[in-house]
RNA sequence: ACAGAAUACAAAGCGCCAGGGCUCCCAUGGCCGGCGAGGAAUACCGGGAUGGGAGUCGACGAGGUAGACGUUCAUCGAGUAAUUCGGCGGGUGCGUCUCGGCUUACGGGCGGUCGUUAGGGCGGCGACAAAUCCCGGCGGUGACGCCGGGGACAAAGCGUCUCCCGGGACCCGAG
Numbered sequence: 001a002c003a004g005a006a007u008a009c010a011a012a013g014c015g016c017c018a019g020g021g022c023u024c025c026c027a028u029g030g031c032c033g034g035c036g037a038g039g040a041a042u043a044c045c046g047g048g049a050u051g052g053g054a055g056u057c058g059a060c061g062a063g064g065u066a067g068a069c070g071u072u073c074a075u076c077g078a079g080u081a082a083u084u085c086g087g088c089g090g091g092u093g094c095g096u097c098u099c100g101g102c103u104u105a106c107g108g109g110c111g112g113u114c115g116u117u118a119g120g121g122c123g124g125c126g127a128c129a130a131a132u133c134c135c136g137g138c139g140g141u142g143a144c145g146c147c148g149g150g151g152a153c154a155a156a157g158c159g160u161c162u163c164c165c166g167g168g169a170c171c172c173g174a175g
Stems, first nucleotide, its partner, number of pairs: 014089004019085001020057009031047004060077003066098006099115005106173004110167001119165003123161004133150007
């Protein structure tokens, strides 16, 4: 140094980077321009091309988790002239089952529908954010990264309210 094991911490716009962008370094060349009395000279300055190496960017919050298995483009807005593009993994979504609530003023089954704030739908109303931005600082040659402060601005399957719909008796039992 690599590999393995153990322990601790750390997560869901979360984690990672081989495409790509950007930065720096090295190499190549009779590259382009400038300078130069001349020259296809050397040197210097600026730019660019090709190859290699290293680095860096690569989701800003709100909202969302009964359990197991499976599955992938799984809600909502904000921002930049621009990649928050592209890829991989994961995931609170969805499907099936289990458990649980509700579903007829008794109990259970079946069906339905949700998830412990536990039936669905249309509509009305409502609230709040972070980054971007500005100021300051730290690290780095740099691209960039991190920290502190300031001032804002959303939408929704978030919150709330009305209405509408959903077993007026399907099966068994009790009465």
The prediction has a mean pLDDT of 80. Predicted 3D model of a 175-nucleotide RNA (glmS glucosamine-6-phosphate activated ribozyme aptamer) from an uncultured Rubrobacteraceae bacterium. The sequence was found by an Rfam model in a public genome assembly. It matches the Rfam family "glmS glucosamine-6-phosphate activated ribozyme aptamer". Rfam describes the family as follows. This entry contains a glucosamine-6-phosphate activated ribozyme that is found in the mRNA for GlmS. GlmS is an enzyme that uses fructose-6-phosphate and glutamine to generate glucosamine-6-phosphate. The ribozyme catalyses self cleavage of the glmS mRNA that is thought to regulate GlmS activity. Its family is annotated with catalytic activity and regulation of gene expression in the Gene Ontology.